[in-house]
RNA sequence: CAAGAGGGGCGGAUGAUCGCGCACGGCUCUGCCGUGUGAGGAAAGUCCGGGCUUCGCAGGGCAGGAUGCCGGAUAACGUCCGGCGGAGGUGACUCCGGGAAAGUGCAACAGAGAAGAGACCGCCGCGCAAGCGGCAAGGGUGAAACGGCGGUGUAAGAGACCACCGCUUUCGUGGUAACACGAAAGGUCAAUGUAAACCCCAUCCGAAGCAAGACCAAAUAUGGGAGCCAUACGUCGGCCCGGCGUGCUCCCGGGUAGGUCGCUAGAGCCGUGUGGUAACAUGCGGUCCAGAUAGAUGAUCAUCCCAGACAGAACCCGGCUUACAGCCCCUCUUGUUUU
Repeated sequence: CAAGAGGGGCGGAUGAUCGCGCACGGCUCUGCCGUGUGAGGAAAGUCCGGGCUUCGCAGGGCAGGAUGCCGGAUAACGUCCGGCGGAGGUGACUCCGGGAAAGUGCAACAGAGAAGAGACCGCCGCGCAAGCGGCAAGGGUGAAACGGCGGUGUAAGAGACCACCGCUUUCGUGGUAACACGAAAGGUCAAUGUAAACCCCAUCCGAAGCAAGACCAAAUAUGGGAGCCAUACGUCGGCCCGGCGUGCUCCCGGGUAGGUCGCUAGAGCCGUGUGGUAACAUGCGGUCCAGAUAGAUGAUCAUCCCAGACAGAACCCGGCUUACAGCCCCUCUUGUUUU
């Protein structure tokens, strides 16, 4: 210098005018004035996890759902960190992760044959030939073809036999573990794939969500209680007693409109120290950083540049995923050249 790998940051700037939400202060207080403050890295998708709230709940199980190598972090997670194994890459690095030897199912098309299956081409023997028999090394089909490779062997061949590799089992050593390394035995290596097919094993999960929910409370309807009026009216066949209902006032309960709270000081942010490989934890110091409820955060102008991407909070956090013009920084890899 070129091509890459991993990680982090920024996301037009400055000024002026007008306008809007919130907080505080002041005033001549249905409001006005002043000061301060006012979107994001994803505020998004609502895909996971937690806080919070209401309801439910003795305990256990079934069903259902989610997760899935090992260890750790965390409030928790499907997230993160470190490791292990496999795959890809020259490499930095990236991607994937229980069980297919418990059982069941499925494997289109092509192909001879798709799970105890098979012979199309081919090889070999016999035969003049037709054909019969043997074989599965080579070719062909397919996403996938019943261990690989070399030898022995044979008519040709084949784990038929042998060495090595792989596979399985057992043992030993190291490691918290996943696992690694080593040794021995096994050719009855009889079982290729698929679990986002059923399923098995282990762990976790009560439900709904801020329109959750709590409080104040006009009105209307209804309910409970007390009192008043009158012994008035209706009804219980007429009358009396008694019962029930009807009126007014007050109280209680209830809760609509409306209002208040929930609502933003928090697993917060910044700096720094300590422990830890790290995720992370913790000490000290500093700091306050939107809070609306028809929902504010906008518009215009000026100057500059590379002419500004994706996109707008609505209870709050931790993640994941997706979108994103352009710019900057750090570490590393490979190649080339020069010194």